[in-house]
RNA sequence: UCUUAUCUGGAGCAGCAGAGGGACCGGCCCAAUGAAGCUGCAGCAACCCCCACAAAGUGGGAAGGUGCUAAUUCCGUCAGCAAAAGCUGGAAGAUAAGG
Numbered sequence: 001u002c003u004u005a006u007c008u009g010g011a012g013c014a015g016c017a018g019a020g021g022g023a024c025c026g027g028c029c030c031a032a033u034g035a036a037g038c039u040g041c042a043g044c045a046a047c048c049c050c051c052a053c054a055a056a057g058u059g060g061g062a063a064g065g066u067g068c069u070a071a072u073u074c075c076g077u078c079a080g081c082a083a084a085a086g087c088u089g090g091a092a093g094a095u096a097a098g099g
Stems, first nucleotide, its partner, number of pairs: 001099007012041005020030003025076003042069003047065002049061005073092001078089004
């Protein structure tokens, strides 16, 4: 950098540390009743993985490789529809598997 799939569900405590964080921009939030980061342990999920059923697919599992554990990807941004509330799609981003 490309392809495909998913993104309204789920799951946190402790130690160190000490002011930021929620990708960018706008908003709105979180944070000294302790942000980011690091470590330990725990958990969630089920992409890869394992098992069964001929395959597709479905069901089950969780040892291992990732990921994740405030708020729908926190909301919006672009387009369409709508009187409005709002709805649908896209972009961007994240994660996985493959190239």

About this RNA:
Model confidence (mean pLDDT): 87 of 100. This is a predicted structure of a 99-nucleotide RNA (SAM riboswitch aptamer (S box leader)) from a marine eukaryotic metagenome. The RNAcentral record of the sequence draws on MGnify.